[in-house]
Context: one part of a larger RNA
RNA sequence: UUGGGUUUAAAGGGUGCGUAGGCGGAAUAUUAAGUCAGCGGUGAAAUUUUGCGGCUCAACCGUAAAACUGCCGUUGAAACUGGUAAUCUAGAGUGCGAAUGAGGCUGGCGGAAUGUGAUGUGUAGCGGUGAAAUGCUUAGAUAUGUCACAGAACACCGAUUGCGAAGGCAGCUAGCUAGAACGCUACUGACGCUGAGGCACGAAAGCGUGGGGAUCAAACAGGAUUAGAUACCCUGGUAGUCCACGCAGUAAACGAUGAUUACUCGCUGUUUGCGAUAUACAGUAAGCGGCCAAGCGAAAGCGUUAAGUAAUCCACCUGGGGAGUACGCCGGCAACGGUGAAACUC
Numbered sequence: 001u002u003g004g005g006u007u008u009a010a011a012g013g014g015u016g017c018g019u020a021g022g023c024g025g026a027a028u029a030u031u032a033a034g035u036c037a038g039c040g041g042u043g044a045a046a047u048u049u050u051g052c053g054g055c056u057c058a059a060c061c062g063u064a065a066a067a068c069u070g071c072c073g074u075u076g077a078a079a080c081u082g083g084u085a086a087u088c089u090a091g092a093g094u095g096c097g098a099a100u101g102a103g104g105c106u107g108g109c110g111g112a113a114u115g116u117g118a119u120g121u122g123u124a125g126c127g128g129u130g131a132a133a134u135g136c137u138u139a140g141a142u143a144u145g146u147c148a149c150a151g152a153a154c155a156c157c158g159a160u161u162g163c164g165a166a167g168g169c170a171g172c173u174a175g176c177u178a179g180a181a182c183g184c185u186a187c188u189g190a191c192g193c194u195g196a197g198g199c200a201c202g203a204a205a206g207c208g209u210g211g212g213g214a215u216c217a218a219a220c221a222g223g224a225u226u227a228g229a230u231a232c233c234c235u236g237g238u239a240g241u242c243c244a245c246g247c248a249g250u251a252a253a254c255g256a257u258g259a260u261u262a263c264u265c266g267c268u269g270u271u272u273g274c275g276a277u278a279u280a281c282a283g284u285a286a287g288c289g290g291c292c293a294a295g296c297g298a299a300a301g302c303g304u305u306a307a308g309u310a311a312u313c314c315a316c317c318u319g320g321g322g323a324g325u326a327c328g329c330c331g332g333c334a335a336c337g338g339u340g341a342a343a344c345u346c
Base pairs, nucleotide, nucleotide: 004317005316006315007300008299012314014201015200016199017198021194022193023192025088026087028085029084030083031082033081034080035077036076037075038074039073040072041071042070048066049065050064051063052062053061054060091191092188093187094186095184096183097182103177104176105175106174107173108172109171110154114150115149116148117147118146119145120144121143125136126135162169163168206247207246208245209244210243211242216240220236221235222234223233258313259312260311261310262309263308266291267290268289269288270287271286272285273284274283277280295302296301319346320345321344328339329338330337331336
C1' cells in the first nucleotide's frame, strides 16, 4: 500500500459546537472542467513481447512487427459529476398553539435525623464484639424530657419512570433560562450531513486562596486477631467531604456498540402529545423497555433503539511482553496530562 476489521478476541475519540476538507434532494435550460469518441503529433535507442534469421545449440547477436497502457493539440457527444441561470418543496429551519419533565442558574423556606451546649428526672453502668479490650462514666455517663445552636443530606412518593450532548440531575417554593416531542401547515427555499485542526463542557479524587466544619473518614494513634498483621474487626481521629472563585482534564467517562440518512415480519408494557367514537378508549407521532421472524454472528447473542440491508463523513486496530514506559515537544502551581518509540525477548 491493497485487502480486512473495531459489543465481548487488537481496535469508537468522554461529550458537544464548529473551520478547512469530503459528501449531498426534485425538475428545466445552458456550458463543456471532469468523462467518452474520431483524427493528428509525440512517446529516442537499448530493454520487453512475437515472427524470421546468424554463430554446431544456448547465452548472445541481427532484422521486422508489436508494445510503450502516457502527454499535447484538434473536431465532436452531452447521459452522469462539476460550473452558471432561473424554479420547486418531500430534507433542514422559522412561525403560531396547548401541554410536559430530578434539564440548568440564583434566592427564600421546611421537617426528620445526627452532634454539641444549657437545664430537669434518674443511678451504675454505657459502648463495642465471634469473644474481648482500648474508649466514656459517681467531677453523675448511658437512658429520657425541655430549650438552643451548627453543618450536611433530602425518608415515604420512587418506578423496568422522567430530563439532559455527555459528565450528570431528586424536600418545597419564587425568579431567570435552554431544549426535545406533539398539533396547525402560515413562511424561507437545500439554507443539509459529517467534521482533521480549533473552541467549549466534562464524575470522583487532587491542587491554590478565603470561608465552613455536623456526619463520615484516607493518613495517624490505640485495642484486638495472628506465627507475624504496617490488614480485615473495634475505639478515636486529621486532610478531605460542604460553599465561593480559580486550576486540573482523567474514569469499567460503558450500551465496553461514533454521527447522520433510507429500507426490512410481528406481539407486548409504559411516558408525553393529538385524538375518531362517546366517557375511557380505537388509532396516530415521538421516546423509554420486554419477547421474537427474516437476516447477521465464532458463539454468547443482536434483531425497526440492529451487531440486518445499503450510503456519506470522522476516529481507531495490525502478535504477547518491553510500555502507555524512555526521549523530545506541548500543557500544568504541583500532582500529573497529551503526543509516543526502540533495543531486547517469547
Source information: Small-subunit ribosomal RNA, central domain from an uncultured bacterium, 346 nucleotides, folded computationally. Its mean pLDDT, the model's own confidence on a scale to 100, is 87. The RNAcentral record of the full RNA draws on Greengenes.